[in-house]
Molecule: RNase P RNA; transfer RNA
Organism: Candidatus Comchoanobacter bicostacola
RNA sequence: GUGGGUGACUGGGUAGCUGCUGAGAAAUCAGAGGAAAGUCCGGGCUCCUCAAAGCAAGACGCCAGGUAACGCCUGGACAGCGUAAGCUGAUGGAAAGUGCCACAGAAAGCAAACCGCCUUUUUAAGGUAAGGGUGAAAAGGUGCGGUAAGAGCGCACCGGUAUCCAGGUAACUGGAUGCGCAUGGUAAACCCCGUCUGGAGCAAGAUCAAGUAUAGGUUGUGUGCUUUGCAUUACCCUGGGUAGAUCGCUUGAGUUGAAUGGUGACAUUUAACCUAGAUAGAUAGCUACACAAGACAGAACCCGGCUUACAGGUCACACCACUUAA
RNA sequence: GGGGGCAUAGCUCAGCUGGUAGAGCGGCUGCCUUGCACGCAGCAGGUCGGCGGUUCGACUCCGCCUGUCUCCA
Numbered sequence: 001g002u003g004g005g006u007g008a009c010u011g012g013g014u015a016g017c018u019g020c021u022g023a024g025a026a027a028u029c030a031g032a033g034g035a036a037a038g039u040c041c042g043g044g045c046u047c048c049u050c051a052a053a054g055c056a057a058g059a060c061g062c063c064a065g066g067u068a069a070c071g072c073c074u075g076g077a078c079a080g081c082g083u084a085a086g087c088u089g090a091u092g093g094a095a096a097g098u099g100c101c102a103c104a105g106a107a108a109g110c111a112a113a114c115c116g117c118c119u120u121u122u123u124a125a126g127g128u129a130a131g132g133g134u135g136a137a138a139a140g141g142u143g144c145g146g147u148a149a150g151a152g153c154g155c156a157c158c159g160g161u162a163u164c165c166a167g168g169u170a171a172c173u174g175g176a177u178g179c180g181c182a183u184g185g186u187a188a189a190c191c192c193c194g195u196c197u198g199g200a201g202c203a204a205g206a207u208c209a210a211g212u213a214u215a216g217g218u219u220g221u222g223u224g225c226u227u228u229g230c231a232u233u234a235c236c237c238u239g240g241g242u243a244g245a246u247c248g249c250u251u252g253a254g255u256u257g258a259a260u261g262g263u264g265a266c267a268u269u270u271a272a273c274c275u276a277g278a279u280a281g282a283u284a285g286c287u288a289c290a291c292a293a294g295a296c297a298g299a300a301c302c303c304g305g306c307u308u309a310c311a312g313g314u315c316a317c318a319c320c321a322c323u324u325a326a
Numbered sequence: 327g328g329g330g331g332c333a334u335a336g337c338u339c340a341g342c343u344g345g346u347a348g349a350g351c352g353g354c355u356g357c358c359u360u361g362c363a364c365g366c367a368g369c370a371g372g373u374c375g376g377c378g379g380u381u382c383g384a385c386u387c388c389g390c391c392u393g394u395c396u397c398c399a
């Protein structure tokens, strides 16, 4: 210098005028996002009279940790990709069981023998699993020996498996010894094992006002189903009527800075700060200036994540590869 | 704001314990008829909404997007 990698930030600015929402007596002050989105997970909060037990259903799944919790995050292990920095991974169990493996092929799962090879008593019988062919997948792989031809039949290396030893909290890794080792794949098929989950959602729900026909119902009901107690006599379902207001509503697992502990996610202590709250729904419009001509996109109960969308610009790295020069 | 479904031929729909997708109507061609309709025989037409993943193999199973329908006080 070129090409990459990782981790972050920004994503309109300044001035003037006119408006909107909230707070306030007024002056005045505050006023969208990193995703406010998808609603995919987890929690708070609220209701279901009490949510206790069982069943069903669902989710997750290497190990350790973080967290209010999680399907999230951090660190590690293993596998795959990459020259490397690094990236990716729904990564338990297939010798508990069941199912499936179309077509092709001899044979697709307590194996089998089409061609081939070999032997014999040769229109046949037996041996064989090297080679061929089929398939996504064919009973460990390579080499040497051996044999009638062959074969873990024997041996060496690699792979596998069992036991032991060492390291590590663990996943796992390394080594030694034994076993020649027939016994696939699929669990984002049923299932088994382990862990977890009651359901619904702020249009939840509460209060006031207004309104109503206690009309109809196979007599029950209690948010998947069942059971037990408990409640109690209408609390249930259908239909009709009413269509206003207030609360819930924003101070919270809050934001920023510093210190300490930790590899890290994060935790603890301390100081400062208050930062939208509408209910037809505010956060906008115009003018001027300069440029790179401003991407995706708009809160509606609130948080922690994930996923998806995103023009352009900026920073850091004692990160990597190649090339050139000294 | 918050729940629940659906997307397959031009139209309406089947098909899913994973093995290469059909039916009816419509369209085209031929026969029948003097001609048309009806009828008979045949043919064409599909990236199964899109992109990824699991698997030997995906319309079917899983995830993420897009469009559309529906429910609620």
Base pairs, nucleotide, nucleotide: 001322002321003320004319005317006316007315008314009313010312013289014288015287016286017285018284020031021030022029023028033296037307038306040305041304042303043302044301045201046200047199048198050229052227053226054225055224057197058196059195060194061193062076063075064074065073066072077091078089079088080087081086092192093191097190098189099186100185101184114132115131116128117127118126119125120124140158141157142156143155144154145153159181160179161178162177163176164175165174166173167172205247206246207245208244215238216237217236254273255272256271257270258269259268260267261266291294327398328397329396330395331394332393333392336351337350338349339348345382353369354368355367356366357365375391376390377389378388379387